[in-house]
This is a predicted structure of a 135-nucleotide RNA (FMN riboswitch aptamer (RFN element)) from Companilactobacillus farciminis. The organism belongs to Companilactobacillus, within Bacteria. RNAcentral holds the sequence, with entries from Rfam and Ribocentre. Its mean pLDDT, the model's own confidence on a scale to 100, is 82.
RNA sequence: AGAUUUCUUCGGGGCAGGGUGUAAUUCCCGACCGACGGUGACAAUUCAACGAAAUUGAAGUCCGUGACCCACGCAAGUGGUGGACCUGGUGAGAAUCCGGGACCGACAGUAUAGUCUGGAUGGUAGAAGAACAAU
Numbered sequence: 001a002g003a004u005u006u007c008u009u010c011g012g013g014g015c016a017g018g019g020u021g022u023a024a025u026u027c028c029c030g031a032c033c034g035a036c037g038g039u040g041a042c043a044a045u046u047c048a049a050c051g052a053a054a055u056u057g058a059a060g061u062c063c064g065u066g067a068c069c070c071a072c073g074c075a076a077g078u079g080g081u082g083g084a085c086c087u088g089g090u091g092a093g094a095a096u097c098c099g100g101g102a103c104c105g106a107c108a109g110u111a112u113a114g115u116c117u118g119g120a121u122g123g124u125a126g127a128a129g130a131a132c133a134a135u
Stems, first nucleotide, its partner, number of pairs: 001135001005131006017029003031115002033105002035065004042057005047051001060103002069080004085101005107118003
């Protein structure tokens, strides 16, 4: 330095304003939100020192994961399903940068819900830390 095992903590945001209606945060106009890991041509910072440097941040719609749902199972769990992007610019190169315009969002309840209420004081991708310590 550290495989592994165990434990602890953490681990999701959002309808302002208005219209119709007996009734809608559910319809209509409009508003708002973006979990986790990776990648990253961007940005910021640092300097016994200027570099192919280091550190930090950076994608809802690029790759993958998770919640939900379905199947099997006494259970632990295993398997499956699983949403959305175009365009202009710059450039050697754009799925990530800059400009513009779009689009997407489990189930149950209820006047039809990404945003309300509920399963959920739950679960989970994972993040941080502690102990053990093969090697």